The part of an RNA shown here (large-subunit ribosomal RNA, domain IV) has 353 nucleotides and comes from a Nitrospiria bacterium. RNAcentral holds the full RNA, with entries from ENA.
[in-house]
Context: one part of a larger RNA
RNA sequence: CGCUCGCUAAGGAACUAGGCAAGUUAGCCCCGUAACUUCGGGAGAAGGGGUGCCCGUGGUAGGUGAAGCCGUACAGGCCGAGCCGAGACGGGUCACAGUAAAGUGGCUCUGGCGACUGUUUACCAAAAACACAGGUCUCUGCCAACUCGUAAGAGGAGGUAUAGGGACUGAUGCCUGCCCGGUGCUGGAAGGUUAACGAGAGGGGUCAGCCGCAAGGCGAAGCUCUGAACCGAAGCCCCAGUAAACGGCGGCCGUAACUAUAACGGUCCUAAGGUAGCGAAAUUCCUUGUCGGGUAAGUUCCGACCUGCAUGAAUGGCAUCACGACUGGAGCAUUGUCUCAGCGAGCGACUCA
Numbered sequence: 001c002g003c004u005c006g007c008u009a010a011g012g013a014a015c016u017a018g019g020c021a022a023g024u025u026a027g028c029c030c031c032g033u034a035a036c037u038u039c040g041g042g043a044g045a046a047g048g049g050g051u052g053c054c055c056g057u058g059g060u061a062g063g064u065g066a067a068g069c070c071g072u073a074c075a076g077g078c079c080g081a082g083c084c085g086a087g088a089c090g091g092g093u094c095a096c097a098g099u100a101a102a103g104u105g106g107c108u109c110u111g112g113c114g115a116c117u118g119u120u121u122a123c124c125a126a127a128a129a130c131a132c133a134g135g136u137c138u139c140u141g142c143c144a145a146c147u148c149g150u151a152a153g154a155g156g157a158g159g160u161a162u163a164g165g166g167a168c169u170g171a172u173g174c175c176u177g178c179c180c181g182g183u184g185c186u187g188g189a190a191g192g193u194u195a196a197c198g199a200g201a202g203g204g205g206u207c208a209g210c211c212g213c214a215a216g217g218c219g220a221a222g223c224u225c226u227g228a229a230c231c232g233a234a235g236c237c238c239c240a241g242u243a244a245a246c247g248g249c250g251g252c253c254g255u256a257a258c259u260a261u262a263a264c265g266g267u268c269c270u271a272a273g274g275u276a277g278c279g280a281a282a283u284u285c286c287u288u289g290u291c292g293g294g295u296a297a298g299u300u301c302c303g304a305c306c307u308g309c310a311u312g313a314a315u316g317g318c319a320u321c322a323c324g325a326c327u328g329g330a331g332c333a334u335u336g337u338c339u340c341a342g343c344g345a346g347c348g349a350c351u352c353a
Stems, first nucleotide, its partner, number of pairs: 001348008010339002014337001019334001027051005036041001038171001052093006062084003068078003094098001106332007113324002118130002134169007146155003172319004177249003182246002184242005191237003198230001202226005209218003250268005277311001278308001289305005
């Protein structure tokens, strides 16, 4: 000096990113317990008092229940010996200290997030992530939809719409506004477009024959290559519906008897221009916004304001009891975290073998 422990004057978080670590608290009995609340809770809230041993009430209360008796009975009942044996109250007694040892809640106030118990990155993340009851939409009439499989077949389900699949949201309370122009989905079928197939106008090849002195030309049937109209479904175009489908939810200018502001007006654009709520927020850049609170002093925190760079309603909005090894702030208690270090124990380190 290191590791693991024990103690520490005065102070008591001044430490630090942060009370990390360590301390404090702690069992049982009694008293006593607030806001809030979904009336269950919150509660072990908080906060107090007691706790050993001996004696007495008293071998009391209570427990157990032999023999005996009634009885057909080993059922049940009567009786009550013996054994076990408190709590509570009163008195006494010792110590600084009475929950032996081990084990064993610190508490309170106030925000955020998630309702909750659960689940998870086996080996750096346990969470505000996942799940969850509950809500909504949508598909599916049964040989169901859907999934696996080339198929047979299987799951769904020996279920049948109070069922099953898919998607989103996520207890509960109050709610969930406007836009269907784009994309998607559903419905529609008049018109446009449109494949194979059908159809086959027309064209090409071949050659019996014909013409020609020849070179060559023409060329029926058949065979063959090709091929224009016309006919042709879904789809797409088109028409409508649909946002708890994917998504979206404006700009400029002017105006009130101080000023400021603008209930009001004008204008441009749009499918429609953000409603209720909430708001410097897990969202606010400017920003340590401004005001108030808490501190001697507060980029954090709490309450407001609204100028929302870039909130907003099941990509849910806002509240909310309870819950949380979650996360921010504050207080009480308590401490070697610190001022600032000291002493002690064990084991190492170091020296020698």
The coordinates come from a structure-prediction model, not an experiment, and the mean pLDDT is 87.